[in-house]
Source information:
RNAcentral holds the full RNA, with entries from SILVA. The part of an RNA shown here (small-subunit ribosomal RNA, 5' domain) has 492 nucleotides and comes from a Sphingobacteriaceae bacterium. Its mean pLDDT, the model's own confidence on a scale to 100, is 85. Its Rfam family is "Bacterial small subunit ribosomal RNA". Gene Ontology terms of the family: structural constituent of ribosome and ribosome. The organism belongs to Sphingobacteriaceae, within Bacteria.
Context: one part of a larger RNA
RNA sequence: GGAUGAACGCUGGCGGCGUGCCUAACACAUGCAAGUCGAACGGUCUAUUACGGUAGACAGUGGCGCACGGGUGAGUAACACGUAGCUAACCUGCCUCAAAGAGGGGGAUAACCUUGCGAAAGCAGGGCUAAUACCGCAUAAGCUCCCGAACAGUAGAGGUUUGAGAGAAAAGGUGAGCCGCUUUGAGAUGGGGCUGCGGUCCAUCAGCUAGUUGGUGUGGUAAAGGCGCACCAAGGCGACGACGGAUAGGGGACCUGAGAGGGUGACCCCCCACACUGGGACUGAGACACGGCCCAGACUCCUACGGGAGGCAGCAGUGAGGAAUAUUGGUCAAUGGGCGCAAGCCUGAACCAGCGACGCCGCGUGGGUGACGAAGGCCUUCGGGUCGUAAAGCCCUUUUCUGCGUGACGAGUGAGGACGGUAGCGCAGGAAGAAGUGUCGGCUAACUACGUGCCAGCAGCCGCGGUAAAACGUAGGACGCGAGCGUUAUCC
Numbered sequence: 001g002g003a004u005g006a007a008c009g010c011u012g013g014c015g016g017c018g019u020g021c022c023u024a025a026c027a028c029a030u031g032c033a034a035g036u037c038g039a040a041c042g043g044u045c046u047a048u049u050a051c052g053g054u055a056g057a058c059a060g061u062g063g064c065g066c067a068c069g070g071g072u073g074a075g076u077a078a079c080a081c082g083u084a085g086c087u088a089a090c091c092u093g094c095c096u097c098a099a100a101g102a103g104g105g106g107g108a109u110a111a112c113c114u115u116g117c118g119a120a121a122g123c124a125g126g127g128c129u130a131a132u133a134c135c136g137c138a139u140a141a142g143c144u145c146c147c148g149a150a151c152a153g154u155a156g157a158g159g160u161u162u163g164a165g166a167g168a169a170a171a172g173g174u175g176a177g178c179c180g181c182u183u184u185g186a187g188a189u190g191g192g193g194c195u196g197c198g199g200u201c202c203a204u205c206a207g208c209u210a211g212u213u214g215g216u217g218u219g220g221u222a223a224a225g226g227c228g229c230a231c232c233a234a235g236g237c238g239a240c241g242a243c244g245g246a247u248a249g250g251g252g253a254c255c256u257g258a259g260a261g262g263g264u265g266a267c268c269c270c271c272c273a274c275a276c277u278g279g280g281a282c283u284g285a286g287a288c289a290c291g292g293c294c295c296a297g298a299c300u301c302c303u304a305c306g307g308g309a310g311g312c313a314g315c316a317g318u319g320a321g322g323a324a325u326a327u328u329g330g331u332c333a334a335u336g337g338g339c340g341c342a343a344g345c346c347u348g349a350a351c352c353a354g355c356g357a358c359g360c361c362g363c364g365u366g367g368g369u370g371a372c373g374a375a376g377g378c379c380u381u382c383g384g385g386u387c388g389u390a391a392a393g394c395c396c397u398u399u400u401c402u403g404c405g406u407g408a409c410g411a412g413u414g415a416g417g418a419c420g421g422u423a424g425c426g427c428a429g430g431a432a433g434a435a436g437u438g439u440c441g442g443c444u445a446a447c448u449a450c451g452u453g454c455c456a457g458c459a460g461c462c463g464c465g466g467u468a469a470a471a472c473g474u475a476g477g478a479c480g481c482g483a484g485c486g487u488u489a490u491c492c
Base pairs, nucleotide, nucleotide: 001492002491003490004489006488007487008486009485010484013363014362015361016360017359018358019356020355021321026319027318028317030316031315032314035064036063037062040061041060043058044057045056046055047054048053071274072273073272081198082197083196084195085194086193087192090191091190095187096186097185098184099183100182101181103137105135106134112127113126114125115124116123117122143167144166145165147163148162149161150160151159172179173178200246201245202244207237208236209235212234213233214232215231216230217229218228219227249271250270251269252268253264254263255262256261276297277296278295279294280293299310300309301308302307327353329352330351331350335349336347337346338345339344366396367395368394369393376387377386378385379384400433401429402428403427404426405425406424410419436481437480438479439478440477441462442461443460447476448475449474450473451472457464458463
């Protein structure tokens, strides 16, 4: 000098764009943050009726979603991440393309009615009923399994073609346009697994290891594998740093620097991990699941003492901690997501607004003229010098400001705009409402007076202060930067 998610002191006019718990992954009152579909189903209620019906709402069964989006950085030194590959060891709902199909049956169960238990949370028994819920049967282009044949090929076949046998499907709705259902193949997207290489510190950590290392078999998984298990062998790793300890999410990037390098990992993007702490599985295409379930623990709350309820590292907000970090705001108008044929509903994602000079950028606090150099302050050798064209005065302008009027783009597709009566535009008014802060011994740009008298104090380093202090304090003046200026902390 540059930089910062900064803080502190003094000061503070406006706008745009960004940005804002770095500390206690501390505890949380309250509201909201994931629903949707009546064109899957039985039903209930309401309105209306020409009693044929029509319209709307709803708890439940069922479907899809809730594994996305949003938060945080605790843990993790690891195939977690980055990069380059492999998967002849794998999966992939919704979407696209292609092929083939949907025949005929059955038994239940919520809701509802009823009985009972409980303070509640809720629970149990009996009876009725529907489906795109559930279960047999039929059919099988193709699929899977078993036994064969041929071909290509590999280190190794679960590749391609083909034969016999065995096994497994389906669902309807509708406004008749469509929307769905089943099987198979391909694609797209997303993911799982494996490997080479790369990126912290300590050797005052030197030896580590029993599922340990390998084999055979078996189980398990979508899938290779000690992943698990039984048996067998005795191996495996290590100064090219094993093992142990400390620290830490990784990358794109960001800061600095001519570069090499050094430092950092806030905001934004990608990946990972976590969701009160620890463990576990269920459902599902996908979770071992932030606003799901079960168990244990700590904590908080309710209780009729028998028993129950909860999890803000979602958005706001509260307490606590701290030098320190915001509103319990508006709207789904746009973008995007979920559901739905759609209308639409939901969306603290998102878009906006609010607060903070926290940062960057832009603008303003007026312009011209004005000497007899006013008054006043300060200094003075008392002549004067300086603040100083500075002020006043005169002329002018109106960015900004205030008031009034008008008023968007963002909306595609007829309507529909939270922002917003905002930005912009027009008119009027009036210099009107808007300057501080640090420094002045040298480094370093800027000097005098008074006070003080090794006191009070200053200080980044050197050092100032003990009676003439340009270094302390005040004043005048000057210098620097300017809606900021200094200080502190940290990095280069």